Model confidence (mean pLDDT): 84 of 100. Small-subunit ribosomal RNA from an uncultured bacterium, 1390 nucleotides, folded computationally.
[in-house]
RNA sequence: UGCAAGUCGAACGGAUUCAGUAGGAAGAGCAAUCGGAAUAUUGAAUUAGUGGCGGACGGGCGAGUAACGCGUGAGCAACCUGUCUUGUACUGGGGGAUAACAACGGGAAACCGUUGCUAAUACCGCAUAACACCAUUAGAUCACAUGGUUUGAUAGUCAAAACUCCGGUGGUACAAGAUGGGCUCGCGUCCAAUUAGCUAGUUGGUGAGGUAACGGCCCACCAAGGCGACGAUUGGUAGCCGAACUGAGAGGUUGAUCGGCCGCAUUGGGACUGAGACACGGCCCAGACUCCUACGGGAGGCAGCAGUGGGGAAUAUUGCGCAAUGGAGGGAACUCUGACGCAGCAACGCCGCGUGAAGGAUGAAGGUUUUCGGAUUGUAAACUUCUUUGAUCGGGGACGAAGAUGACGGUACCCGAGGAACAAGCCACGGCUAACUACGUGCCAGCAGCCGCGGUAAUACGUAGGGAGCGAGCGUUGUCCGGAUUUACUGGGUGUAAAGGGUGCGUAGGCGGCUCUGUAAGUCGGGCGUGAAAGGUGUGGGCUUAACUCACAAACUGCGUUCGAAACUGUGGAGCUUGAGUGAAGCAGAGGCAGGCGGAAUUCCCGGUGUAGCGGUGAAAUGCGUAGAGAUCGGGAGGAACACCAGUGGCGAAGGCGGCCUGCUGGGCUUUAACUGACGCUGAGGCACGAAAGCGUGGGGAGCAAACAGGAUUAGAUACCCUGGUAGUCCACGCCGUAAACGAUGAAUACUAGGUGUGGGGGGCUAAGCCCUCUGUGCCGCAGUUAACACAUUAAGUAUUCCGCCUGGGGAGUACGAUCGCAAGAUUAAAACUCAAAGGAAUUGACGGGGACCCGCACAAGCAGCGGAGCAUGUGGUUUAAUUCGAAGCAACGCGAAGAACCUUACCUGCUCUUGACAUCCCCCUGACCGGCGCGUAAUGGUGCCUUUUCUACGGAACAGGGGAGACAGGUGGUGCAUGGUUGUCGUCAGCUCGUGUCGUGAGAUGUUGGGUUAAGUCCCGCAACGAGCGCAACCCUUAUCUUCAGUAGCCAGCAUUAGAGGUGGGCGCUCUGGAGAGACUGCCAGGGAUAACCUGGAGGAAGGCGGGGAUGACGUCAAAUCAUCAUGCCCCUUAUGAGCAGGGCUACACACGUGCUACAAUGGCGUAAACAAAGGGAAGCGACCCCGCGAGGGCAAGCCAAUCCCAAAAAUAACGUCCCAGUUCGGAUUGUAGUCUGCAACCCGACUACAUGAAGCUGGAAUCGCUAGUAAUCGCAGAUCAGAAUGCUGCGGUGAAUACGUUCCCGGGUCUUGUACACACCGCCCGUCACACCAUGGAAGUCGGUAACGCCCGAAGUCAGUGACCCAACCGUAAGGAGGGAGCUGCCG
Repeated sequence: UGCAAGUCGAACGGAUUCAGUAGGAAGAGCAAUCGGAAUAUUGAAUUAGUGGCGGACGGGCGAGUAACGCGUGAGCAACCUGUCUUGUACUGGGGGAUAACAACGGGAAACCGUUGCUAAUACCGCAUAACACCAUUAGAUCACAUGGUUUGAUAGUCAAAACUCCGGUGGUACAAGAUGGGCUCGCGUCCAAUUAGCUAGUUGGUGAGGUAACGGCCCACCAAGGCGACGAUUGGUAGCCGAACUGAGAGGUUGAUCGGCCGCAUUGGGACUGAGACACGGCCCAGACUCCUACGGGAGGCAGCAGUGGGGAAUAUUGCGCAAUGGAGGGAACUCUGACGCAGCAACGCCGCGUGAAGGAUGAAGGUUUUCGGAUUGUAAACUUCUUUGAUCGGGGACGAAGAUGACGGUACCCGAGGAACAAGCCACGGCUAACUACGUGCCAGCAGCCGCGGUAAUACGUAGGGAGCGAGCGUUGUCCGGAUUUACUGGGUGUAAAGGGUGCGUAGGCGGCUCUGUAAGUCGGGCGUGAAAGGUGUGGGCUUAACUCACAAACUGCGUUCGAAACUGUGGAGCUUGAGUGAAGCAGAGGCAGGCGGAAUUCCCGGUGUAGCGGUGAAAUGCGUAGAGAUCGGGAGGAACACCAGUGGCGAAGGCGGCCUGCUGGGCUUUAACUGACGCUGAGGCACGAAAGCGUGGGGAGCAAACAGGAUUAGAUACCCUGGUAGUCCACGCCGUAAACGAUGAAUACUAGGUGUGGGGGGCUAAGCCCUCUGUGCCGCAGUUAACACAUUAAGUAUUCCGCCUGGGGAGUACGAUCGCAAGAUUAAAACUCAAAGGAAUUGACGGGGACCCGCACAAGCAGCGGAGCAUGUGGUUUAAUUCGAAGCAACGCGAAGAACCUUACCUGCUCUUGACAUCCCCCUGACCGGCGCGUAAUGGUGCCUUUUCUACGGAACAGGGGAGACAGGUGGUGCAUGGUUGUCGUCAGCUCGUGUCGUGAGAUGUUGGGUUAAGUCCCGCAACGAGCGCAACCCUUAUCUUCAGUAGCCAGCAUUAGAGGUGGGCGCUCUGGAGAGACUGCCAGGGAUAACCUGGAGGAAGGCGGGGAUGACGUCAAAUCAUCAUGCCCCUUAUGAGCAGGGCUACACACGUGCUACAAUGGCGUAAACAAAGGGAAGCGACCCCGCGAGGGCAAGCCAAUCCCAAAAAUAACGUCCCAGUUCGGAUUGUAGUCUGCAACCCGACUACAUGAAGCUGGAAUCGCUAGUAAUCGCAGAUCAGAAUGCUGCGGUGAAUACGUUCCCGGGUCUUGUACACACCGCCCGUCACACCAUGGAAGUCGGUAACGCCCGAAGUCAGUGACCCAACCGUAAGGAGGGAGCUGCCG
């Protein structure tokens, strides 16, 4: 802005238009005539007004409402009902007005006023009236309380309208029906008690009024009631239902679409009209808002259909049509209908369909990946053949419509044409959960529903490839139900996980013993009514199918009514004694209250004796004491508590109760069976009791003792310990009302194996005792229960009844509110927010300044050291161009390194090379390479010369060198936290496991624990275990004894020879060598032990209980060590992080640490001369003898490939001599000079020698290492590496001790057990403040708004009442006037 409620001219008078008939005016014309008005009438059409019906339906929305609003079932004997149907009767005769219209007037407009005219199915009398209504009255009859129905009589009252096309359509009264409404009642209908009292027309009565009708609905008077724990009142939220979603169901949630009911129409109030409204598209008033205005005043109401704006995460066209269905009016034609039928928009939902089908391997290209071979995408594509649903084009073309009428619509549908053509996405791929790889990233970026991914090899992030799921959709978000037996009616719990009230008495309530009898409320069964339709279910039907829709059936588990049943519950009656109570006879007791009495002890006071300490502690000090303490004796005061008895003994409801006596008093148990006759159990609220501490008033106060003071301890010590000490503890009275008030276990009843103690009774017997029984109180234990632990006739078992309480952790038993309290505080009791856990019981480990047992040079007992000095060596640090790298408590630090001058070498500087120093492949050239000779350089590199191959089928090939191109080489570059291998360590500790069985829901346990024993999980015995494996031990090597065999290079007793020597003959007897054997096994004896294992002692024996030593290292731990031995994944470098060369560095030096050597001396140093080993090594080697040198060494050179020769002298030791306690005849560093050796080369930077020099150091602080016997200590020897270079390392022998009471302690380990909030396992876990950041919630001077209630003031419209002097047509009256009505005014309410 448009439309959504009008219609009827067959109710009425007009008006307008057209047509007809009659008519014929004005006018024109000379005339004929033309012309055709007014008027009358007829017909058709339109319609502003009067009138009728409809605008109370249809359509929208859900603000309000917790209500008879809704649902369901009843009732009205307390009611109404237009139109419709049926029936009966009637429709006669009059009257006065008024819109329209006209004139005048007012106003900007909306609109209004005055005067005049007029009609009706508009309005008003009159007549007629009843089986109508009302009053009185006489009967009949029925009852469901008031009462209903019905028949008479008498008096009174009330009606109407016409129109017509002549067919009808209307009008009035009454009765009945149908339909639609009104009112009442039973039952049902959200949350909050941190809402417990509410109510004054409130509850009832009487009488008026009012209504269609009952009723405090309203009014007057009277009474004082009414509602409420079965939740009143108040607050919050909400339209209710059929149904929808979900669920196995019971339930839970929801109330869109469709249907029923209710409420609302801009907000609030009000009535009018009408059959029906207090009325969505009517009226009046008030408020807010918008619009018009001439400022005086007016107009409006989309929660109708479209549409606009705004708000919002978000929701459509200002469409077509009345063709169908339905509605209003009309007699009808018809008109109206944004109801409705259709179309449009949106994948919003449901359903159906397509985007092609068949063949097609070179397994194409491309992509991805790769172990480089391939694999995969993948028959997928290409290609060949075929089909045409939808879309497109062309043609035909409906049903829906009964006679006409089709918006949809040229739509559905059918036919034809052409061509694979135009038509696929979204999500996820760690598990739950179907689906995996690559790259990028590197606790970043990010993901995430939960668990959790990401810190350089991410199936979890991002991308790609691939595969999975669904598919015109897919994924996310929100909400509801499910899973959730996680509010448990079905269907849970409460000892320890959340949860038993601190205890009793008892009200309401709930539940309740046995028998008989009645009733029928509950209960059960049958019938009837209802439980709307739609929906849902079943069976069929119609659209090609389905969605959708139609029909029928069943169902609607409910409510009402009626007829039955009588077991159980209820209820009435009559009884019973077993539950309960009473009586009688006994019994025990720290049960309670009050009064009195007693002794021991502490403290204080007085006095005596007496003298220097007392007291206290781990040790002390404060404190007390010469003014006389403490100790001791005597006397006295005062308060509190009651030793022994005393006991998982007693009593009490719990809290609790303990000297003795008296008084008052409660409860319990046993026996008896006289009495009552179910009187019982539980118990929301309520009442009472209720430890300690605390509070109030007044006493009391010995000891003890918060606070407080002092002394100690300590880093500190507002604590633990000590010395003091006040409230308090005690009494009386009054509060408080809580505790781990615990058995962490509510009360009552019944039932369900036992055993053994103990308190109080009773009974029996053959009586120091035993048996039976009742009632308490403990322990053990079966069935059963329990998550397990455990409980188990004193239940946590099996059942019943009642009460309290719980529903993840924290916030929090807190805040607010309320109640109680003097206060402290108690009771009741949340939320925001936050976490993914908190918790219980048990298991295996680990740990403990827990326990028991055992072992180890672990301690102790000893010996010798280190830590102090000098030097050597390694490390840290520092320095440097570089001081290469690794190793880091034990278990790195004389370690890798069994040997850095160059090399090594990895580092630094400089100079060089770039397919490379090293490997494979290809091409070209050359004949080389090697060797020799050069130039040049610091050197490599570079650059020359000489010499110079093999085979051949003569093409060439092989090999080598040079050049070239790329594949590649190379890396001691990174990662030992990607790895293999190797190694260390716990630890040579005695452990670690398995199969079967058994036990446990399970993790797991048992075995493997226990009693003994051992070096040992070694062995024995026992045992729900029986066996087995890896470890232990043994087997192996070596050493100690013997036998046998062998006898050279070894040996020499006897024989011979030579003596310088086993040198030689000879022999192997001995030593020795190296093969094979023997031997030791607790075998024997005694004792112990359990008759065992084994232990102790002894004999014999070379050796005795593992003879000594070695090799040998279980399951595992330490992300232990090593990418620099080697190997290796990935990453990185590629004219360099690769390779070559020269020089330097790894050897630095304020310092710190580790490991060693040498010493500090007389158990020694030095000198002289003398004795005795073992095990090794030797050819680029060991190298004798001899000579030279002071010496290191040199020269010459024999022997030896080694039981032959050499290194090679062993040293400590013993003997003799000297030194005489000193910085020395100790000690040897450092330095100087001169040398030797190795080596291309000793400057940086070697070892050794001689001479000279002669430092520190006189036995080492705290702390700390090794060692138990041929060991420690001490003494030398050899070897590996190696040109040279050990104080290191690995071996070898010589001399050769001391000590071990023992296991309390330190360290480490093993077994059993215990606690645990630990499991990365005590280097654990964890609490609080503070700092910073973030999240949530508060406080704050105040300020503003909303809701509800109450009090008061003003008071619109309007109904009602009163009045009505003003006004008025109908009726009466001749008239005056009357009846009646109205405006106005007043009042109540508002």
Its Rfam family is "Bacterial small subunit ribosomal RNA". Gene Ontology terms of the family: ribosome and structural constituent of ribosome. The RNAcentral record of the sequence draws on ENA and SILVA.